[in-house]
Context: one part of a larger RNA
RNA sequence: GAAUAAACGCUGGUGGCAUGCUUUAUACAUGCAAGUCGAGCGAAGACUAGAUUCUGUAGUAGAGACGAUUGAUUUUCACUUGUGGAGAUUAUGAGUUUUUGCUAUUUCUGGUCUUAGCGGCGAACGGGUGAGUAACGCGUGAAUAAUCUGCCCUUGAAAUCGGGAUACCAUUCCGAAAGGAAUGCUAAUACCGGAUAACGUUAUGAAACGCAGGUUUCAUAACCAAAGUUGAAUCUUUGGAUUCUUCGUUCAAGGAUGAGUUCGCGUCCUAUUAGCUAGUUGGUGAGGUAAAGGCUCACCAAGGCUAUGAUGGGUAGCCGGCCUGAGAGGGCGUACGGCCACAUUGGGACUGAGACACGGUCCAGACUCCUACGGGAGGCAGCAGUGGGGAAUUUUGCGCAAUGGGCGAAAGCCUGACGCAGCGACGCCGCGUGGAGGAUUAAGGCCUUCGGGUUGUAAACUCCUGUCAGAGGUGAAGAAUGCCCCUUAGGGGGUUUGACGGUAACCUCAGAGGAAGCCCCGGCUAACUACGUGCCAGCAGCCGCGGUAAUACGUAGGGGGCAAACGUUGCUC
Repeated sequence: GAAUAAACGCUGGUGGCAUGCUUUAUACAUGCAAGUCGAGCGAAGACUAGAUUCUGUAGUAGAGACGAUUGAUUUUCACUUGUGGAGAUUAUGAGUUUUUGCUAUUUCUGGUCUUAGCGGCGAACGGGUGAGUAACGCGUGAAUAAUCUGCCCUUGAAAUCGGGAUACCAUUCCGAAAGGAAUGCUAAUACCGGAUAACGUUAUGAAACGCAGGUUUCAUAACCAAAGUUGAAUCUUUGGAUUCUUCGUUCAAGGAUGAGUUCGCGUCCUAUUAGCUAGUUGGUGAGGUAAAGGCUCACCAAGGCUAUGAUGGGUAGCCGGCCUGAGAGGGCGUACGGCCACAUUGGGACUGAGACACGGUCCAGACUCCUACGGGAGGCAGCAGUGGGGAAUUUUGCGCAAUGGGCGAAAGCCUGACGCAGCGACGCCGCGUGGAGGAUUAAGGCCUUCGGGUUGUAAACUCCUGUCAGAGGUGAAGAAUGCCCCUUAGGGGGUUUGACGGUAACCUCAGAGGAAGCCCCGGCUAACUACGUGCCAGCAGCCGCGGUAAUACGUAGGGGGCAAACGUUGCUC
């Protein structure tokens, strides 16, 4: 001099872009951070339209059948002579029952919305941290004739016949809770069995090719699969069937993408660490893996590494890059990007295309919480936020409008990724705090040789300007999608969607008004005098100042430097 994820002191107008726990990988209250699909399935609930074709209930109106009771007329019998019994005709009609219509509800047929459960996909991405790791971890270059790859793209082939369960639900029971048990019922693109089978797999044989343990072709044998759904039309025995269509399903070949494994080279300090190693080094065989291999095991051999530094110890995530430097080098690895590792500590596997899985599971440990003491629950190194630690590091904000991701046919839903806003001069960059004129060179301050000098055109004063901040008005781009309509299928038209944000930007208004400090002045090093102090108080990066005339301490005036900063300290070159 440059630089910084900085901190401290003092000061502080504004904007843009960046950036913000470097320490305890310490403990965490609270909220959110991974869901989605009803176009896979059976149910449940709400709303709504239609039909009475089927079922039940209630009300109401009508019709029919049976018909207790009561009245009238009449026939006959008895006698107590106006009463009683029996019969016929006619009327009444409680009640029972059948049936029809209407209304309500139920029911049936549709539609829309919601969703606990089964099922599918996702949850292995995205986000965080740097503890561990000196290693094929990373970087770079290769190998895989030793491998896998969901979704996606291309191509070919196929989707047939059956079966038994189970969740939800109901009932019962256990438990304080977390949760669990039994019995019963039911569905599927859930599960299982059979059929079909090549360009697949395995085995055997043959031929050709290859440096290679192998590749290709042919033949034979054995083995391996599946699931439907939406919409429309037609037919219908009203169960459904057929055709087209949407999205799916199965097998195979190839691609793309992603990943696994292996090898050459490179990758910090230490010899006050010199020897290390028994699955150790190699072989044969077997097991295991997607895959080579002591990866594991049995047997055999006795090897393997090391002064070109093994083994041990210390430190550390690595790189693209960043800082510095003329370069060679040296230092660093924060932010952004790639890779790796980790997810309270240690260990294990399950599911799956992919994990030995941050917001899954099991076991053990520590810790915290609940408990009816029997037993349970938890994991911010996700975003905010809290305690603690520390010199030190932000809001418990807004939005899915954009970009990207998951699911879905789509509309859409979810997304603390992300986009934004907030806080901090922490950094870089921009702008402003006014411009021109103005001399009795005012007053005041300071110095003085008392003449004056200086502050100083500085101020006052005059004339202007109007950035930023303030007030008022107009007011974006970022928007593409999506939906509707048309279409010559290329597209066209209409309409809708903005967190930021009434923000940026533009216009108007008023008025110099609201906006300058910090460090230094002995030399290095730009900038000097006075007073106070008197080896005291103090300064100091180095040399050194201060003991009575201190340009070095303190204050003042003046001056120099930088400027929304300035200085100090730490760290690096």
Predicted 3D model of a 573-nucleotide part of an RNA (small-subunit ribosomal RNA, 5' domain) from an uncultured bacterium. Model confidence (mean pLDDT): 84 of 100.